[in-house]
Overview: Model confidence (mean pLDDT): 85 of 100. The part of an RNA shown here (small-subunit ribosomal RNA, 5' domain) has 546 nucleotides and comes from a metagenome. The RNAcentral record of the full RNA draws on SILVA.
Context: one part of a larger RNA
RNA sequence: GAACGAACGCUGGCGGCGUGGAUAAGACAUGCAAGUGGGACGCUGAUUAGUGGGUAGCAAUAUUCGCUGGUCGGAGUCGCGUAAGGGUGCGUAACACGUGGGCAAUUUGCCGCGAAGCUCGGAAUAACCUGCCGAAAGGCAAGCUAAUACCGAAUGUGACUUGUGCUGGGCAUCCAGCGCCAGUCAAAGCCGGGGAUCGUAAGACCUGGCACUUCGCGAUAAGCCCGCGGCCUAUCAGCUAGUUGGUGGGGUAACGGCUCACCAAGGCGAAGACGGGUAGCUGGCCUUAGAGGACGACCAGCCACACUGGAACUGAGACACGGUCCAGACACCUACGGGUGGCAGCAGUCGAGAAUUUUUCACAAUGGGCGAAAGCCUGAUGGAGCGACGCCGCGUGGGGGAUGAAUGGCUUCGGCCCGUGAACCCCUGUCAUUCGGGAUCAAAUUCAGCAACCCAACACGUUGCUGAUUGAUAGUACUGAAAGAGGAAGGGACGGCUAACUCUGUGCCAGCAGCCGCGGUAAUACAGAGGUCCCAAGCGUUGUUC
Repeated sequence: GAACGAACGCUGGCGGCGUGGAUAAGACAUGCAAGUGGGACGCUGAUUAGUGGGUAGCAAUAUUCGCUGGUCGGAGUCGCGUAAGGGUGCGUAACACGUGGGCAAUUUGCCGCGAAGCUCGGAAUAACCUGCCGAAAGGCAAGCUAAUACCGAAUGUGACUUGUGCUGGGCAUCCAGCGCCAGUCAAAGCCGGGGAUCGUAAGACCUGGCACUUCGCGAUAAGCCCGCGGCCUAUCAGCUAGUUGGUGGGGUAACGGCUCACCAAGGCGAAGACGGGUAGCUGGCCUUAGAGGACGACCAGCCACACUGGAACUGAGACACGGUCCAGACACCUACGGGUGGCAGCAGUCGAGAAUUUUUCACAAUGGGCGAAAGCCUGAUGGAGCGACGCCGCGUGGGGGAUGAAUGGCUUCGGCCCGUGAACCCCUGUCAUUCGGGAUCAAAUUCAGCAACCCAACACGUUGCUGAUUGAUAGUACUGAAAGAGGAAGGGACGGCUAACUCUGUGCCAGCAGCCGCGGUAAUACAGAGGUCCCAAGCGUUGUUC
C1' cells in the first nucleotide's frame, strides 16, 4: 500500500447493488417449513335438484323415511411424493475431493422412442358398528364392507435359467448377434364422445385420453475400480492376524477378505509405513510485476452429518433432518402404572461472546410435489424490514461581492491571518418534503369463438389463431407541478519517517508514543486555542493475510 463475513471510538443526509452467528455440532418456548389425488375405493356429515312411499289435512301444503345426480366438508384404505429442495462443517489425511480413465463386474421410479399384451376368478382388511382395558399416549376382542390394496389360474410378443449349433469380436475369466429343446415369470382399471346395427335396459360395438404389464433402445441419476495431484511432525522407525494370497461356499444391482471354512506365509516401510497433531475438498478469493504466499465467507460442484451411539425396514433410490426400533444423556407430562420430544429448515428466545438481522408479505414470477384439470402445498424462491458491514453513485448549493466589517488568533504594535470566507445582491432546484399521474416483470393455464388434423362423425381429443382472466413487491420505480438556500459535515493528523506551525498552560509532573524518542520554566512531540494538511458520509484505532 491492498484486502476483510470484521469489531471498537467519534460522527452520520439520500439511493442502488451486495452482504450479515466466524464463538457453544450449546439448550430451545411459540408459529410455520410436505403434501396431494374423489377422474383408484368404501363409509359418513351438510346442502341442492329430481323422484318414490308414509303421516296430518277436503286441498294447497307441512312433516318424515328412502333412492339418484351435483357441490362443499371429515377421518380411513390405496397411489405417487416425502431419498428432491433447505441447513451445518462435527467427523474425515480418505479414492473424501480434483483431474484423467475403466466396468467384458453394475442398477436406474418418473421421462422419450419402439414392439407386444391388458383374459378368468378368489379370500381378506381399515374405515364403520358393538364390547372391554388405560389418567393419558394408546390398545385388545367380535362382526360388516370396497378398490388401480392382496392372492390364484390362463396366455407368453418377450425376458431369465440350463443345454446345444453357427457367425463375429476381444482383454485371461469371456462378450455380442442369429437359431433350436426344456423349465420359470405378467397385468387394473378410470374418465369422456357417438351415427348406423343388436338389446326392454345395463350395455355390446366404434372411437379418444390417462393409467397398468413384459421387453428393447435412449436420456437422466447413481454405484464400484484405477493412475496422478494437494497439510505439519522422525523429540513417531518399525507396522500388520482377515493381516497378504489361494481354493470352495455365502452375500450384493455389481467386482472384491465383503463375509465364512480350509490351506499357504505372506503384505507395507527412510521415495517416510505405523503413530501423533491439524483440517471438509474444489471452482475460486486476497495479495503480487510475476513466481510465490495465505485463505476456502457469499455463489457453484462434490462429500459428510442431523441430540449421542447402534441397527435394519419400506422403496427405483435411504441405512432416511421434520420415518421406525434399541440403548444413553437431557427436558417435559403423569392418576407414579407409564408416556412424549429432538430448530446444524425460516423467523425467534436464553446462553457464551468484541460481534452478526424481522417471531414480515406473497405464491404474481422461476422451480418443485401431487392431480386429466381447476387447483392445493411449497420459510425453495420472489420481495419487503433492520445494520454506513462493504462497494458504487449523488447531495449538503451556484454566480457576483472589499469599507478587506465585527468576533477570534498572532504581533516587531506598523500591521498580518481567518478571508470572497460572511453580510449583501442575483440565480438554480439534484436529493429530501407536499400534491398529482403511474409502470416493466404476464406469458402460460383455463374459459369462449374460429381453422387444420384425427374419426363413420358437424362428438371427444391434439395443434394453431382471436378475445377474456391473473402482480406480493407497489401507489414502489419513473414522471409532472409547488415552495424555499431552505432539512443535510465530520474524523484524524501537524518533531523525523510523513503532507501540514504558532500562542498559552504544565514543569521528568500530568501525560504522549508505530519506531526513533518527547516532558526536569520559553515543549512546532503533553493539554487547550487559532491556523494548516489529509480523507470525507465517513474518519481513525485494533485484529488478521499478502
Its Rfam family is "Bacterial small subunit ribosomal RNA". Gene Ontology terms of the family: structural constituent of ribosome and ribosome.